Bacterial small signal recognition particle RNA from Acidaminococcus sp., 100 nucleotides, folded computationally. Lineage of the source: Bacteria > Bacillati > Bacillota > Acidaminococcales > Acidaminococcus. Rfam family: Bacterial small signal recognition particle RNA. About the family: The signal recognition particle (SRP) is a universally conserved ribonucleoprotein involved in the co-translational targeting of proteins to membranes. The family's RNA type in Rfam is non-coding RNA gene. The same sequence occurs in records of 5 taxa. The prediction has a mean pLDDT of 80. It is recorded under the gene name ffs.

RNA sequence: GAGUGGGUCCUGCGCAAUGGAGGCCUGUGAACCUUGUCAGGUCCGGAAGGAAGCAGCAAUAAGCGGAUACCCCCAUGUGCCGCAGGGGUGCCUGCCCCUG
Numbered sequence: 001g002a003g004u005g006g007g008u009c010c011u012g013c014g015c016a017a018u019g020g021a022g023g024c025c026u027g028u029g030a031a032c033c034u035u036g037u038c039a040g041g042u043c044c045g046g047a048a049g050g051a052a053g054c055a056g057c058a059a060u061a062a063g064c065g066g067a068u069a070c071c072c073c074c075a076u077g078u079g080c081c082g083c084a085g086g087g088g089u090g091c092c093u094g095c096c097c098c099u100g
Stems, first nucleotide, its partner, number of pairs: 001097001003095006009086006015079002017076004022071002025066004034059004042051003
């Protein structure tokens, strides 16, 4: 100096990471317009019984909190992790050849 391969560079896909929303878990949560059970009382009935049903209690809806392992979605100028393609101006590097 030449050739060739790889990296650096770009793109796509995938994976991970980070952040966010939701699901799952859990707490709380309705005078009445949710449910169940319905004390008292009320109504029907001669009676036996029955009906509706307030408060209370319980379970929950919307909502408001908590915990994050997992699931799902979104985003990223996070990684240089994997695969493929592009690029060959420059830089790094492996192999080989030529010359001094």